[in-house]
Context: one part of a larger RNA
Parts: sequence; C1' cells; structure tokens
RNA sequence: CGCUGGAGUAUUGAGAGGAUCUCCCUAUAGUACGAGAGGAUCUAUGGGGGACGCACCAAUGGUAUACCAGUUCUUGUUCCAACAGGAAACGCUGGGUAGCUACGUGCGGAGUGGAUAACUGCUGACAGCAUCUAAGUAGGAAGCCCACCUCAAGAUGAGUACUCCCUGAGGUCACGACUAGACUAGUCGUUUGAUAGGUAUCAGGUGUAAGGUCCGCGAUGAUUUUAGCUGAGAUAUACUAACGACCAAUAGA
Repeated sequence: CGCUGGAGUAUUGAGAGGAUCUCCCUAUAGUACGAGAGGAUCUAUGGGGGACGCACCAAUGGUAUACCAGUUCUUGUUCCAACAGGAAACGCUGGGUAGCUACGUGCGGAGUGGAUAACUGCUGACAGCAUCUAAGUAGGAAGCCCACCUCAAGAUGAGUACUCCCUGAGGUCACGACUAGACUAGUCGUUUGAUAGGUAUCAGGUGUAAGGUCCGCGAUGAUUUUAGCUGAGAUAUACUAACGACCAAUAGA
C1' cells in the first nucleotide's frame, strides 16, 4: 500500500515445512521343518535399549566476575582492633539463590487408512488345452497420498463468524517495565495503579558477625548467637517514579 466505511477478537485451510531411524530380549517353541546337526515365519499393539529430535528446570549435576565465609602479601584509615583499596579484566580457596543449562527429566517416530511398484493370485477367452489379462477380480513396500506436529488468506482467488463504533470504536507517541529483546518488533502496566525501585516479612545461600563478658601468660577457645550479612526468588505495602500529547471512519463509489 492492498483486501472497497473504520476497528477488535476468534477461526477455515489452498499451500509450505518438520518428523519418518534402528537393535536386542521373553513367550509362542526347542514347536513347524529336518535323518540328524540345526532351527523359524506369524502372533502377544509383549518387554527393554541405542542414536536422533522437541520441550523443561521439580529433583541430580554444571555455571553463577563480588552473595557468604576462610586465608597470604601489601597500602591506607595516627596506633590496637575492625575495615577498605591492590595483588594480570574474581589474589587464592570452600560453598552458592535466580537465570541459563546437560551429564538431568518428560515426551516423540502411532494407523487392522487409501491407491500402487516389482511380484503373487482367482476366474478366463482369442487359441475346446494352457494362460494373473484381453472383459472382470484379490493381495502386495521403509516408497506415493492421507493421518501426526508447526506455519499459513499478499490464497491479489486477499475467505468465514461474532462483537463494537461514526453520541470517538480503536490506535500511536510518551512514561514504568519484562515472560520479550542487537536495534526494531512483541508482551504487560500507566493513580479507577502493585509496573519497576525502596521498605517490611519470608524462602534460599553462607555458616555462628562486630562489640562486650568469661577461662588461659599467650596463640586460641567459650558465651551473648543456628548469629550477622545476603544479587536476581515469594508475599505485602503507594514511600519514590508511571507526567503527558495526539491520530482516527463521518454512514461508506
């Protein structure tokens, strides 16, 4: 821009893409078959794996650049103590929430659907026989068409349904954000408000802070104290910030 008034929501599916894998075991059955040695088809929509794919983070594991603790050297806060800066873009070490993940978890490859290929048949003449074929007719593949999953009306052949509006339906910018994200786009919120921050309470993490008191000459230890601190998580709470500005069909050739 189009789809012939303007919108919102929900849909149909022309068409397109994805997937389509494979192995082993049990029973049938040591049966059919076979002199024996050996040794099945089929069926039980039986059981268990591998690789691959999709999704997810409750559990398990990884990461988690400053969340917690320990610790060495050094500089500073006059000294002690306690802290802070630096130590090759975490000094080193032990842990670790959210998020993201695999080594983890869940699921998937289902059809006693259709038409067929090679091939196998039934009936059957031309040709009194024979012949799967000439008329007729039955099977038959990981392949084809469906079925399964995803996208899909710019499918210009532009579809369909419902509702709303011209007594302003709806939309845009802006602002606060994130389940989204390079930017755009998308999604949510904007005082008729829990959108983000803060605060409070908690979960989770770390692991018992500082200061004081006590035992000991002292290093250390005990107690106050399962403390103190705490990024992303949960709930609550308007304390802070969500202020504002516009467009739009004019009843539809």
Molecule: large-subunit ribosomal RNA, domain VI
Organism: Uronema confervicola